[in-house]
């Protein structure tokens, strides 16, 4: 400062998949099935250590993979986005 990333609030958009079944007055419980966009978990190249090498051990993103949590009518949530406001203060 024609003020980058990035936080914060609010407000729009915003996908999947059982309004399952049994048992129960109810809250619950049990059973099976499914879904991936809260969170959570796994790795690929590349780096680094070790090693003559083979390799080994660390480290290491994802909307990917797992389904631990949570979800599976509305509704609310919702990664991710778009706008306002504010806080930030990179590069010049």
């Nucleotide at each position: 400062a024609u003020g980058a990333a990035c936080g914060u609030a609010c407000g729009g958009g915003g996908a999947g998949a059982g309004a399952a079944c049994g048992u129960g007055g109810a809250a619950g419980c049990g059973u099976c099935g499914c879904c991936g966009a809260a969170g959570g978990a796994g790795c690929a190249a590349g780096u680094a250590a070790c090693g003559g090498a083979a390799g080994u051990u660390a480290u290491g993103a994802a909307u990917c993979u797992c389904u631990c949590a949570g979800g599976c009518a509305a509704a609310a949530a919702g990664a991710c986005u778009c706008g306002u406001a504010c806080g930030g203060g990179a590069c010049g």
The RNA shown here (Glycine riboswitch aptamer) has 92 nucleotides and comes from Planococcus salinus. It was read from a public genome assembly, where an Rfam model found it. Taxonomically the source falls in Planococcus (Bacteria, Bacilli, Caryophanales, Caryophanaceae). The coordinates come from a structure-prediction model, not an experiment, and the mean pLDDT is 83.